Predicted 3D model of a 95-nucleotide RNA (Glycine riboswitch aptamer) from an Actinomycetes bacterium. The organism belongs to Actinomycetes, within Bacteria.

[in-house]
C1' cells in the first nucleotide's frame, strides 16, 4: 500500500398524480361520502442496490477482451421509513 467481509457516521434523484379494489374508522339520508393503510392498473417522471451496453487501449486482420457516477431504464426507485453508488471511521482476512 491494494482487495474482501463487518460495525457506525454521512448519503441525492424524481407524482403522497389519476382509476378501481380490499381492510378498519367517521358521518348520516342505511346506502353513499371522507380519512388513514394495503394491492392492482395506467399515464408522466428519477438513478447512486443489482443488471445491460461502449471509447481509447489490448489483439497481424476476424473474433475476443475492454471503465464509469455516462448511456440504457429490465430490475428498482418517485410524503416518511426502509434501500442507496460512493465517502469517512474502526476492526478482520487475505496479498
Nucleotide at each position: 500500500g491494494c482487495g474482501g467481509c463487518g460495525a457506525c457516521g454521512g448519503g441525492a434523484g424524481a407524482g403522497u398524480g389519476a382509476u378501481c379494489c380490499g381492510c378498519c374508522g367517521u358521518u348520516c339520508c342505511c346506502g353513499a361520502a371522507c380519512a388513514u393503510c394495503g394491492g392492482a392498473u395506467c399515464c408522466g417522471c428519477c438513478g447512486a442496490a443489482g443488471g445491460a451496453g461502449c471509447a481509447a487501449c489490448c489483439u497481424c486482420c476476424c473474433c475476443g477482451g475492454g471503465a464509469a457516477c455516462c448511456u440504457c431504464u429490465c430490475a428498482g426507485g418517485c410524503a416518511c421509513c426502509c434501500c442507496g453508488a460512493c465517502c469517512g471511521u474502526c476492526a478482520u482476512c487475505g496479498c